[in-house]
């Protein structure tokens, strides 16, 4: 002094004055978010249902916590980016099985010979006993094709070569030591070596999982049409998210018409906020004080003045809570990483 990572708060305030609103007899007290937004997930609460197995479907997907509970958070391992502070992760299995992969390349799942290398043996040819061809055969070491070619280096061995065989790596199997574990280390010992990618392809495996939903549901008054038609009908018919088994109950369904759609409750005291201590690496747990902090229902919070400012951004409850992503002008605090000067 400039660039960057993360962590937290705030996110208009104050007085008058007129109006809304919910509690109250009244005086008076309270009145939209960090996301109230998406409705993506866990739940509470109602109600239904003998809630009980099985198929199908859905969800998750390293370990360990934490929480009512999650697919959240926390903390760790691996993995990838990044100099770094961090940041992502759809993170179980490729030795059940099936599928896929453009071109280029001989040849891309249990493959292959374009250029090549040998050619002992067998064939040909000349034959100065030696020599040539490069046919049969043998190779996949060396080039070349590609993101990738069936471990690397190196020595030995072969006609020439190839884990063929050694060493030292790298792999796989077991043992051993840290670790709760996921891992990790690399002590030892065995094995020439199971041998490429992809599961947000299908598919395996491992845990989870009744449905509907405050327009739930109770209550209370009113009003009409106790109407008409089809079906099935106990071997039936309905209920249980699809299917089946099993329960449960005894009527159901469909279609025309007609009638109310009004009040009251459900409704806000909670897995709840704040402050202190305490346990804990941390999510987050305990104890102890203290405070009630919107309940509307064609939807309350608005107008107008002065002052101050950040000159005001994203954007308004509707049964409630935990989370997750998304959107957001301006502001303030902490902690870390990097570069450049200077001392």
């Nucleotide at each position: 002094c400039g660039a960057g990572c993360u962590g937290g708060c705030c996110g208009g305030a104050c007085a008058g004055u007129c109006g809304c609103u919910g509690c109250g007899c009244a005086a008076g007290c309270g009145g939209a978010g960090g996301a109230a937004a998406g409705u993506c997930c866990g739940g509470g609460c109602u109600c239904c249902a003998c809630a009980g197995g099985g198929c199908a479907g859905a969800g998750u997907g390293c370990c360990a916590g934490g929480u009512a509970a999650c697919g959240c958070c926390u903390g760790g391992g691996c993995g990838g980016c990044g100099u770094g502070a961090g940041c992502c992760g759809a993170c179980g299995g490729a030795a059940a099985g099936u599928g896929c992969a453009a071109c280029a390349g001989a040849g891309a799942g249990c493959a292959g010979a374009c250029c090549g290398c040998c050619g002992a043996u067998g064939g040909c040819c000349c034959u100065u006993c030696g020599g040539g061809c490069a046919c049969a055969g043998g190779c996949a070491a060396g080039g070349g094709u590609g993101a990738a070619a069936g471990g690397g280096u190196g020595c030995g061995g072969u006609a020439a070569g190839a884990g063929c065989g050694c060493a030292c790596c790298g792999c796989g199997c077991g043992u051993c030591c840290g670790g709760c574990a996921a891992c990790g280390g690399u002590u030892c010992g065995c094995g020439g070596c199971a041998c490429g990618g992809u599961a947000a392809a299908c598919c395996c495996c491992a845990c989870u999982c009744g449905g509907a939903g405050c327009a739930a549901g109770a209550c209370c008054a009113a009003a009409u049409a106790g109407g008409g038609g089809a079906g099935c009908g106990a071997u039936g018919g309905c209920g249980u998210g699809g299917c089946c088994c099993g329960c449960g109950c005894u009527g159901c369904u469909c279609c025309c018409g007609g009638g109310u759609a009004g009040g009251u409750u459900g409704c806000u005291u909670g897995a709840g906020g704040u402050g202190c201590g305490u346990g804990g690496u941390g999510a987050c747990g305990c104890g102890c004080a203290u405070c009630c902090c919107a309940g509307a229902u064609g939807a309350a919070u608005g107008g107008c003045u002065g002052u101050c400012c950040a000159c005001g951004a994203c954007a308004g409850a509707a049964c409630c809570c935990g989370g997750c992503u998304u959107a957001c002008a301006g502001g303030c605090c902490g902690g870390c990483u990097c570069g450049c000067a200077c001392u």
Molecule: Bacterial RNase P class A
Organism: Gammaproteobacteria bacterium